Predicted 3D model of an 82-nucleotide RNA (transfer RNA) from a Desulfarculaceae bacterium.
Taxonomically the source falls in Desulfarculaceae (Bacteria, Pseudomonadati, Thermodesulfobacteriota, Desulfarculales).
The coordinates come from a structure-prediction model, not an experiment, and the mean pLDDT is 81.
Its Rfam family is "tRNA". About the family: Transfer RNA (tRNA) molecules are approximately 80 nucleotides in length.
[in-house]
RNA sequence: GCCGUCGUGGUGGAAUAGGUAGACACGCCGUCUUGAGGGGGCGGUGGGGCGACCCGUGCCGGUUCAAAUCCGGCCGACGGCA
Numbered sequence: 001g002c003c004g005u006c007g008u009g010g011u012g013g014a015a016u017a018g019g020u021a022g023a024c025a026c027g028c029c030g031u032c033u034u035g036a037g038g039g040g041g042c043g044g045u046g047g048g049g050c051g052a053c054c055c056g057u058g059c060c061g062g063u064u065c066a067a068a069u070c071c072g073g074c075c076g077a078c079g080g081c082a
Base pairs, nucleotide, nucleotide: 001081002080003079004078005077006076007075010026011025012024019065027045028044029043030042031041032040033039046055047054048053058074059073060072061071062070
């Protein structure tokens, strides 16, 4: 330099012949249980705002009524070739 795969909450990881993003698990927070802790039960948990709302799938664009998903460029990780 060329080719391929991948990039999603705090972590792992779902959702792809475009249609409610974050299922499920871990972690964390609150609470109950305990003398206390551990364990267990229940509830909550992407970000911002007092709120109505706004924003969010590596970054920037494009297509579309609608994009994590399709297209282009770039960045990064891993693998292959030279």